[in-house]
């Protein structure tokens, strides 16, 4: 410094679902959390979906999804 494995399960992360809350929505954020997860750590860069505006209806403008699929960065556990 490469690679390879995960049987890390005490534990963390956390849908759906309640509750408070913010947002026009899509959705965020706090608690609680059975379906899961071995990057469900972190970047909206590439496709996708989703919301929303219009002189435009798009090869468009703002926005939202990292727990949709790839890319990019870091980390751990054991081995070589």
């Nucleotide at each position: 410094g490469a690679g390879a494995c995960g049987c890390u399960u005490c534990g963390c992360c956390a849908c759906a679902u309640c509750c408070g809350c913010c947002g026009c929505a899509a959705g965020a954020c706090g608690g609680a959390g059975c379906c899961g997860g071995a990057a469900a750590g972190c970047c909206g860069c590439g496709g996708g979906u989703c919301u929303u505006g219009c002189u435009a209806u798009g090869c468009c403008g703002a926005g939202a999804c990292a727990g949709c699929c790839g890319g990019g960065c870091c980390g751990c556990c054991u081995c070589u």
This is a predicted structure of an 80-nucleotide RNA (c-di-GMP-I riboswitch aptamer) from Methylomonas sp. DH-1. The source organism's lineage runs through Bacteria, Pseudomonadati, Methylococcales, Methylococcaceae and Methylomonas. RNAcentral holds the sequence, with entries from Rfam and Ribocentre. RNAcentral records the identical sequence in 2 taxa.